[in-house]
RNA sequence: GCCGAUGUAGCUCAGUAGGCCAGAGCAGCUGCUUUGUAAUCAGCUGGUCGGGGGUUCGAAUCCCUCCAUCGGCU
Repeated sequence: GCCGAUGUAGCUCAGUAGGCCAGAGCAGCUGCUUUGUAAUCAGCUGGUCGGGGGUUCGAAUCCCUCCAUCGGCU
C1' cells in the first nucleotide's frame, strides 16, 4: 500500500430484506429477608447504536468518508 471483519449500556452480546418504546444476561442502586454477610425475590438507574455527512416521511439497519481494533496479502 491492497483486501476483509468488527465497533450497540460499566462488561459479554442479540437485534441488519428501514417503521412495534432499542433489548437480554452480568454488574450497579434501592427495598424485602438475615444477628450480620452472601444468596434468593421485587423494583429502579444506565445508550447521542465509533465520529461526520447523505438518501428517505422515517436509519442501529442503506450509501459516502474518517477513526479504532483484529486478520489476510504484498
Record summary: Transfer RNA from a Prevotellaceae bacterium, 74 nucleotides, folded computationally. It matches the Rfam family "tRNA". Gene Ontology term of the family: triplet codon-amino acid adaptor activity.